[in-house]
RNA sequence: UCCUCAGUAGCUCAGUGGUAGAGCGAUCGGCUGUUAACCGAUUGGUCACAGGUUCAAAUCCUGUCUGGGGAG
Numbered sequence: 001u002c003c004u005c006a007g008u009a010g011c012u013c014a015g016u017g018g019u020a021g022a023g024c025g026a027u028c029g030g031c032u033g034u035u036a037a038c039c040g041a042u043u044g045g046u047c048a049c050a051g052g053u054u055c056a057a058a059u060c061c062u063g064u065c066u067g068g069g070g071a072g
Stems, first nucleotide, its partner, number of pairs: 001071007010024004018055001025043006048064005
């Protein structure tokens, strides 16, 4: 320098044009001798950044940044 994959909640990840979700975590409560476990509720977002397409973009297109892998 070129090719390729990834970037979404505190963490691990879904979501491939039409209301942004799950598990774990955190907080509060229930349960009990107490803790853990279990049960219920609550809490969760600048979808890496900037533009473009579209009635509508996490999703499609272009550029940039960061990280992984590969080629020379």
Predicted 3D model of a 72-nucleotide RNA (transfer RNA) from a Candidatus Saccharimonadia bacterium. It matches the Rfam family "tRNA". The family's RNA type in Rfam is transfer RNA. Its mean pLDDT, the model's own confidence on a scale to 100, is 82. NCBI's taxonomy places the organism under Bacteria, Bacteria candidate phyla, Candidatus Saccharimonadota, Candidatus Saccharimonadia.